[in-house]
Description
The prediction has a mean pLDDT of 84. The part of an RNA shown here (small-subunit ribosomal RNA, 5' domain) has 537 nucleotides and comes from a freshwater metagenome. The full RNA is in RNAcentral, with records from SILVA. Its Rfam family is "Bacterial small subunit ribosomal RNA".

Context: one part of a larger RNA
Formats: sequence, structure tokens, C1' cells
RNA sequence: GAAUGAACGCUGGCGGCGUGCCUAACACAUGCAAGUCGUACGAGAAAGGGGCUUCGGCCCUGAGUAGAGUGGCGCACGGGUGAGUAACGCGUGGGUAAUCUACCCUUGGAUUUGGGAUAACUUCGCGAAAGCGGAGCUAAUACCGGAUAGUCUGGCUUUAAUUAAGAAGUCGGUAAAGGAUGCCUCUGCAUAUGCAUUCGUCCGAGGAUGAGCCCGCGUCUCAUUAGCUAGUUGGUAGGGUAAUGGCCUACCAAGGCAACGAUGAGUAGCUGGUCUGAGAGGAUGAUCAGCCACACUGGAACUGAAACACGGUCCAGACUCCUACGGGAGGCAGCAGUGGGGAAUAUUGCGCAAUGGGCGAAAGCCUGACGCAGCAACGCCGUGUGAGGGAUGAAGGCUUUCGGGUCGUAAACCUCUGUCGGAAGGGAAGAACGGGCAAGGGUCCAAUAGGCCCUUGUUUUGACGGUACCUUUAGAGGAAGCACCGGCUAACUCCGUGCCAGCAGCCGCGGUAAUACGGAGGGUGCAAGCGUUAUUC
Repeated sequence: GAAUGAACGCUGGCGGCGUGCCUAACACAUGCAAGUCGUACGAGAAAGGGGCUUCGGCCCUGAGUAGAGUGGCGCACGGGUGAGUAACGCGUGGGUAAUCUACCCUUGGAUUUGGGAUAACUUCGCGAAAGCGGAGCUAAUACCGGAUAGUCUGGCUUUAAUUAAGAAGUCGGUAAAGGAUGCCUCUGCAUAUGCAUUCGUCCGAGGAUGAGCCCGCGUCUCAUUAGCUAGUUGGUAGGGUAAUGGCCUACCAAGGCAACGAUGAGUAGCUGGUCUGAGAGGAUGAUCAGCCACACUGGAACUGAAACACGGUCCAGACUCCUACGGGAGGCAGCAGUGGGGAAUAUUGCGCAAUGGGCGAAAGCCUGACGCAGCAACGCCGUGUGAGGGAUGAAGGCUUUCGGGUCGUAAACCUCUGUCGGAAGGGAAGAACGGGCAAGGGUCCAAUAGGCCCUUGUUUUGACGGUACCUUUAGAGGAAGCACCGGCUAACUCCGUGCCAGCAGCCGCGGUAAUACGGAGGGUGCAAGCGUUAUUC
């Protein structure tokens, strides 16, 4: 000099864009943060309104609505944190002939025939509660048989090949689910069991995406850490996995690593980047992005395409809460917020209008992701606090060699301007989709039903927000401080003090004329900031 997620002191006009628990991975009140689908399924209220009434009640509507239940998909994404980890964790470059991949896209084929349950519901019982049990009824795209199928899969044979991948044959094995809408063209009418469209379902093949595993190289300090290792190193066989492998087990062999630093100890998430520097390098890893790890602590599996799962389950532990003492409930390192710790870090806000995500055929619903607003000079940037004229160089302050000098064109005064702020009026872009209505066209189809697609016109949707912006208006009015002035280092005098009080980054000042302490006048430097402290280069 530059920099900072900064803090402290004094001061503080406005706006834009960013940033904001670095400490206790400490404990958490309260609310919200993951649901959705009636075009998978069976059941199905009430309030209110209307009518009748023998005043007990009944019927219609509300409504096949609400709220539950079965089932599907999602909950493994998104969001948080950096405790652990010195490791194939990360970075980079490869391998996988050792692998998987829901949803999505392309493509081939199929979607057949049966069955038994169970929740909801009814009823009985236990319990303070959380909740649980018995009996009975019922549905499905829930569950389970049978059939059929091959470019699927297992065994065997032949052939080709050589670590596995191919081709042919043979014997076995394994599939499925329906929903919605429309139509009777064949001959008059009606209909589904028929046909059509569409959304699904099943078995294959390919793609895309995502992931698992393996390897080369790189990745902090200490040798005042020198030896470490029995599943240890390798082999055979088996188990396990989507898959290789001591990953696991049995047996066999005795290996494997290490001064090119093993082992141990300490510290630490890694990277793109960021800061600094001419560079080489050094330091760092907030925000944003990629990867990893974790979710009260430790352990375990279940479901699933994928988890050993932040707002799932089970066990153990610590802690907190409820309890009828028998037993139960909980997990903010999601967004706000509270206590605590600390030098220190914000609102228990608005909205799904946009972007993105989940579900749904769609309308739509959900979304503390996100978009916005609030707080903080925390940072960067912009801008203002007025402009021109004005000498008797006014008054006043300070100083003086008493002549003067200086603050100083500074003020007053005159003439103007109108940024920001105030008031008034107008007032956006961000909106594209999607939906409704109307018209036209294309395509599937036997079809002038219907479905799907496209075009045009019109209409509808904004949290921010009556915000940005524009215009008008009054009026210089509301808007400057902080540090320093001995040298380094830009800037000097007076008074007070008298080795005192004090200053100080280094050298050093202060003991009676202190440009170094304190005040004043003046000056210098930065400026809505200025200094100090801390840290890095």
C1' cells in the first nucleotide's frame, strides 16, 4: 500500500447492488418448511336451507361434498451444517469385457383366464393417554394362482473364440390392470361382451440421465513419532452383492508396508475460486458453483430404481416434557424466533405473480426452494449538503515587533438554480403460459361421435406496489464529520502544565518560553465517513 463475513470509538443525508452466528455440531417455547391423485377403489357425514308432522320424528337439498381409509407416485430432490475425515475424501486423467438406472425419449410385441383376502365400516372389549385387541361385512391399477410369449433367463450340447462378449440346438423358468370418453357404421331398433380414441399396465431392444466400483498422478505439520501388520499379504473353494475384491467364511502358504518417511501424533471438509503480488509465490476456502460427510449420541436393518433415510422405523444412551405411576412423547446443523456463549451477525414479514420442483388427463393443490419486502454505513458504487457576483477586506476570534497579519469572498448583501429529501398528480416493464369464449385448419378413425395438435381474435392472472419512473409545486430551505500537524509523513503558532499530568507505530517527547502533553486559533489529509484494533499478502 492492498484486502476483510470484521469488531470498537466519534459522527451520520439519500439511492442502487451485494453481504450479514467466523463463538456453543450448545439447549430449544410457538408457527410454518412434502405432499398430491375421485380419470385406481369401496364406503360416506354434519351445520345451514326448504317441506310435512300425531311434535316422537320423517323427506328433499346441502352432496356423492367435507373429513377419513385402501391403492399409486413423491417423500433419496430441494433446503441446512462442516462435527468427523490426511482418505481414491477431493482434484485431474483413465477403466468397467466386473455393474445398476424409477420417471423421460425411440422402437418391437402383448394386455388372457381365475381365486382368496383386508382396511375403511359395524359391533364388543382393554387403556389416564399414546394406542391396542377380538368378531362380522366389502372393493380395487392392492395380493395370489393358471394360460401364452421371446431378441429375457438358468442348465446342457455343437461351433467359433480366448479371461467373460457371438451363432445354432435342446430341456426347464418367469408377464400383465385397468380407467376415461364416444359410437352403432354391416339390415330396422337397442345394447356391450363389440369397435374407436386416449391415459395407463406387462415382456424385450436401444438411447438419455444419474449412480456404484477400480486405477495412474497430485493433496498440511512433527523423526524430540522408526519400525508397523494375523484377515495381516497371497492362493483355492464357497457365501454375499447390481457388480470386482479378505467384502465375509473354511483350508493352505508366509507373506505385505517402510528413510522415495510406513506406523503414530497434531491439525483440517476438498475444489472452481478469493486476497495479495510485476511475476514466481504466499495466505485463504464466507457469499455463488461442483463433490464429500453429517442430521441429539452410538448401532441396525426395512421399504424402494436409488437410503442404511434431517422433518421414516427399531434398539441402547444422555437430556426435556406428559402421566391416573401402569406407561407414553420429542429431536430447528430447514425459515423465522428464544435462551446461552460472544467483541460480534437481522423479521416469529408478504406472495406463489415470475423461475424451478412434487402430484394430477387437466383445472389445480403443495412448495420458509424461490421471488420480494423489513433491519444493519457491514462492503462496493453513485449522488447531495448549493451556484454566480460580492472589499469599507465589516463585526468577532486568534495573533502581533502594536504598524499590522490571519480566519477571508469566507459571511452579510444581490442575482439565480432546484439534484436528494417534503407535498400533490399521473403511473409501469417484469405476463409467458395455462384456462374460458368465438372462428379456421390439420391428424387418428368406418364416422358428419369423440380424442389429439396448430393458428387467429377476444378475455382472465402482479407479492413487490400506487413501488420504479415522469410531471407539477414551495423553498437555500432539512443534510459534515473524523483523524492528524517533532522526524519517518502533507500540515505551526499562542496559552496552560513543569520528568507532574500525560503522549508514543519506531526514534523518542515532558525537570519554566514543549511546533511531541492538555486547550485554543490556524493548517493538512480523507470524507458519509474517519480513526483504532485484529488478521493476510